[in-house]
Context: one part of a larger RNA
RNA sequence: CGUACGAAACUUGAGGAGAUUCAACCUUAGUACGAGAGGAUUUGGUUGGACGUAGCUCUGGUGUACCAGUUGUCACGCUAGUGGCACGGCUGGAUAGCUAACUACGGAAAGGAUAAACGCUGAAAGCAUCUAAGCGUGAAGCCCGCUCCAAGAUUAGGUUUCGUAAGCGCGUAAGCGCGAAAGUCCCCUGGAAGACUACCAGGUUGAUAGGUCAGGUGUGUAAGCACGGUAACGUGUUCAGCUAACUGAUACUAACGGACGAAUA
Numbered sequence: 001c002g003u004a005c006g007a008a009a010c011u012u013g014a015g016g017a018g019a020u021u022c023a024a025c026c027u028u029a030g031u032a033c034g035a036g037a038g039g040a041u042u043u044g045g046u047u048g049g050a051c052g053u054a055g056c057u058c059u060g061g062u063g064u065a066c067c068a069g070u071u072g073u074c075a076c077g078c079u080a081g082u083g084g085c086a087c088g089g090c091u092g093g094a095u096a097g098c099u100a101a102c103u104a105c106g107g108a109a110a111g112g113a114u115a116a117a118c119g120c121u122g123a124a125a126g127c128a129u130c131u132a133a134g135c136g137u138g139a140a141g142c143c144c145g146c147u148c149c150a151a152g153a154u155u156a157g158g159u160u161u162c163g164u165a166a167g168c169g170c171g172u173a174a175g176c177g178c179g180a181a182a183g184u185c186c187c188c189u190g191g192a193a194g195a196c197u198a199c200c201a202g203g204u205u206g207a208u209a210g211g212u213c214a215g216g217u218g219u220g221u222a223a224g225c226a227c228g229g230u231a232a233c234g235u236g237u238u239c240a241g242c243u244a245a246c247u248g249a250u251a252c253u254a255a256c257g258g259a260c261g262a263a264u265a
C1' cells in the first nucleotide's frame, strides 16, 4: 500500500514445515522345523540408547548486587568497630534468573490407496491360468492421522462486537469547510518479551516500577553491655543480626503531556 466505510477480537485452512528412530529382554516356546546341532515366523508385555519438546519441584552448576570466616597493608586521631586495595585478596555457603548431567513427556493407535508377493472367480484356448472384464489380502514406504506456521490463498475467506453520515456554517442542489466517534499511535512506568523493532502488563476510575511494611529464603548466633578468665578467648542477652533478583499489602515517589482517526475514490 492492497484486501471498496472506520475499528477491535475470535477463527476456517489452500498451502508449507517438522516428527514419524533403533536395540535388548520376558512370553508365545525350547514349540513349529530338524537325525542332531540348532532354532523360528507370529502374539502379548517390559526396559533402554540416541533424538526432540517443555520445565526448574528434586539432584547439581553458575550466581563479581546476599551472609559468614580469615591474611597482609592503609585510612577513619587512638581502643573498639568499620571501610579501601591485594584475581570478588583468599575460603565456606547461597535467593531469583539462566542452565544439564536433573525432571516430565513424545515417536503411537486407527483409516484409505498401493509395491513386491499371495489369492478368488474367469475366458481368449471345452482343459489349465491371480487377468484379459471383475473382486481381494498385502510394507518402516504414499495419502491421512500428531505438532507448528499460515487469507499478499491479489481466488486477499468467515463470524461476532463497537462507531458512523440523524452535528454546525455556506450553498436551490451537487458539494465545500469546520467539528468529531469507536479505536489507535507517539510519549511515560515496566516486563518471566526483547539486538533494534515487535509482543505483553499498566498510565491516577492506577498496584506498572521504585520505596515502605509484613513474610519468605539464605547465612549462621551481629554490635553494645554484663559475667568468667592473667590473657588468647568463652558464656549470656541471641536460632541473633544482616538479607539481591522472591510473595503479599500499601498511592509515599514516578506514569506528565500530545496527536491521528469514518460511507469517500
Base pairs, nucleotide, nucleotide: 001152005163006162007161008160009159010158011157015149016148017147018146021049022048023047024046025045026044033038051106052105053104054103055102059100060099061098062097066093067092068091069090070089071086072085073084074083075082076081111143112142117137118136119135120134167178168177169176170175183260184259185258186257187203188202189201190200191199208254209253210252211250212249213248214247215246218242219241224237225236226235227234228233